[in-house]
Background:
Predicted 3D model of a 92-nucleotide RNA (c-di-GMP-I riboswitch aptamer) from Nitrosomonas oligotropha. The organism belongs to Nitrosomonas, within Bacteria. The model forms 95% of the base pairs in the Rfam consensus. Its mean pLDDT, the model's own confidence on a scale to 100, is 80. It was read from a public genome assembly, where an Rfam model found it.
RNA sequence: ACCAGACAAAGCCACGCUUGCCGCAAGACAGGCACGGAAAGCCAGCGGAUCUCAUUUGAAUCUCAACAUUGUGAGAUGGCCGGGUUGCCUCC
Numbered sequence: 001a002c003c004a005g006a007c008a009a010a011g012c013c014a015c016g017c018u019u020g021c022c023g024c025a026a027g028a029c030a031g032g033c034a035c036g037g038a039a040a041g042c043c044a045g046c047g048g049a050u051c052u053c054a055u056u057u058g059a060a061u062c063u064c065a066a067c068a069u070u071g072u073g074a075g076a077u078g079g080c081c082g083g084g085u086u087g088c089c090u091c092c
Stems, first nucleotide, its partner, number of pairs: 004090002012037002016033005022027001035079001041085003046082003049077007057068002
């Protein structure tokens, strides 16, 4: 120590399952176990992606529902990718 990184040390985080709890939903939060992680810290008001809800449009229908699609709005995921930013340790 910018880059890089170990069958290292010390800590850290927690996919999923489960219990509780919040939300219409995607999902969030807390406990337990735990796949994994070197930024799996933070930014979703940096870009893309995916997902949810509402709405718009379309065809169809007696109607509703369901379905598909385009746009719009509001959300979710930082453990989907890129980017930004901060940061622990260190064999070689």